RNA sequence: GGGCCCGUGGUGUAAUCGGUAGCACGCUUCUCUGCCAGAGUAGAAGUGCGGGUUCGAGUCCCGCCGGGUCCA
Numbered sequence: 001g002g003g004c005c006c007g008u009g010g011u012g013u014a015a016u017c018g019g020u021a022g023c024a025c026g027c028u029u030c031u032c033u034g035c036c037a038g039a040g041u042a043g044a045a046g047u048g049c050g051g052g053u054u055c056g057a058g059u060c061c062c063g064c065c066g067g068g069u070c071c072a
Base pairs, nucleotide, nucleotide: 001071002070003069004068005067006066007065010025011024012023013022019055027043028042030040031039032038048064049063050062051061052060
């Protein structure tokens, strides 16, 4: 330098043919408890960045950034 793959809450991971971004752990609140532990209730928190297509983009297209892998 070139090819391919990946990027989603704090962490790990889903999201079908483009149609309300879900689950688990963690965190916070409240309840049960004498306390802890544990269980339960409620909640906060996310699509790497910039454009394009579309009524509508995590998803499709282009560029960039980062990571992985292969070739040179």